Background:
Bacterial large signal recognition particle RNA from a Fidelibacterota bacterium, 265 nucleotides, folded computationally. The sequence was found by an Rfam model in a public genome assembly. The coordinates come from a structure-prediction model, not an experiment, and the mean pLDDT is 76. It matches the Rfam family "Bacterial large signal recognition particle RNA". Gene Ontology terms of the family: signal recognition particle, plasma membrane targeting and SRP-dependent cotranslational protein targeting to membrane, signal sequence recognition. Of the family's consensus pairs, 90% are formed in the model.
[in-house]
RNA sequence: UCGUGCUAGAUGGGGAAUUAGCGGUGCCCUGUAACCUGCAAUCCGCUAAAGCAGGAUCAAUCGCCAUAGUGCGGCUUAUGCUGUGCGGCAGAAAAGGUGUAAGUGAUGUUGAAGUUUCAACCCAUCGCAAUGGAUGCCCACUAAACUCCGUCAGGACCGGAAGGUAGCAGCGGUAGGUGUCGCUUUCAUGUGCCGAUGGAUCAUUGGAAUGGAAUUAACUGCUGCUUGGAUGCUGUAUCCAGAUAGGACAAGCUAUGGUGCACGG
Numbered sequence: 001u002c003g004u005g006c007u008a009g010a011u012g013g014g015g016a017a018u019u020a021g022c023g024g025u026g027c028c029c030u031g032u033a034a035c036c037u038g039c040a041a042u043c044c045g046c047u048a049a050a051g052c053a054g055g056a057u058c059a060a061u062c063g064c065c066a067u068a069g070u071g072c073g074g075c076u077u078a079u080g081c082u083g084u085g086c087g088g089c090a091g092a093a094a095a096g097g098u099g100u101a102a103g104u105g106a107u108g109u110u111g112a113a114g115u116u117u118c119a120a121c122c123c124a125u126c127g128c129a130a131u132g133g134a135u136g137c138c139c140a141c142u143a144a145a146c147u148c149c150g151u152c153a154g155g156a157c158c159g160g161a162a163g164g165u166a167g168c169a170g171c172g173g174u175a176g177g178u179g180u181c182g183c184u185u186u187c188a189u190g191u192g193c194c195g196a197u198g199g200a201u202c203a204u205u206g207g208a209a210u211g212g213a214a215u216u217a218a219c220u221g222c223u224g225c226u227u228g229g230a231u232g233c234u235g236u237a238u239c240c241a242g243a244u245a246g247g248a249c250a251a252g253c254u255a256u257g258g259u260g261c262a263c264g265g
Base pairs, nucleotide, nucleotide: 001265002264003263004262005261006260009058010057011056012030013029014028015027020047021046022045023044024043035055036054037053038052039051063259064258065257066256067255068254069253070252073249075247076246077245078244079243081242082241083240084237085236086235087234088233089232090231094227095226096225099222100221102220103219104218105216106215107214114210115209116208117207118206119205120204122199123198124197125196126195127194128192129191130189131188132187133186134185136183137182139179140178141177142176148173149172150171151170156165157164158163
C1' cells in the first nucleotide's frame, strides 16, 4: 500500500412544546441517493449506556467521532424605540351661527333712524249671512182582495108593492207614510274682502304728526360660539406586528485532528 472476514458505528440532524428527565409519533426549520415492519397526544417506550421489538444493507472509507469557525431556524432578556391598543391636551381645512360696519351694493333731504298717535292683523260675546241637520206648517202623492169615516152609481139581499138593509168601484175626508219648493223654530260649523261691543298687544303692516341724517347687512373683511376633525404633543400597555442591543441552543457548510481486531499478497 492492496485484498478478505469481523466489530464499534452509520442508514439523517436540530428548535419549540410536552415531560421529573430522555427519546419517538405530531408542529416548525434545515436537508437528502435520507433502509423495511409493528406501536403511540387525556399518547407510546425507556431511566443517565435513557424509544422498544423484529429484520436488512454499508462498514473502519467518499464513512464515523471530537474541536473550532460560519450559520438557516425557532426560543429568550432588556429598551415604549416604531406601529398599534387605551387615555389626556392642543388643533388646520370646511360648514353653521352671533356680532361688527372697514370696503362694495341697496334705501334716504321727492325726508333715514327714533318718538307719538290712529287703524288693521289677534282674542271673547252678540248680530247678520252662508252651508248642513232636525222639527212643525202649507202643498202634492198614497189605501192593493173585507178588516178608518161619510156619500155610495151599477149590482146584491128582504118585501106583493111602497119601501128598507148591507155595501164594491168612484168621489170627499181623517190618522199614518213619502217627497220637493217656500216658511217657522232649533242645533252645529275647517264658513264670511260683513257688522257691533269689549279686551289684548306694540311683534308686524298701513296712515298721520314730529324729527332732521342716517339706515340696511346681500357680497368681501374681521369675529371670543357650535360642529368638524387633517395633524401634532403627551401618559400608559410588552396582548399583537416590528426595530435595536444582548443570551442559551442550533440544521447545513468549511477547516483541523483522531479512527479498532484478525489473516493474507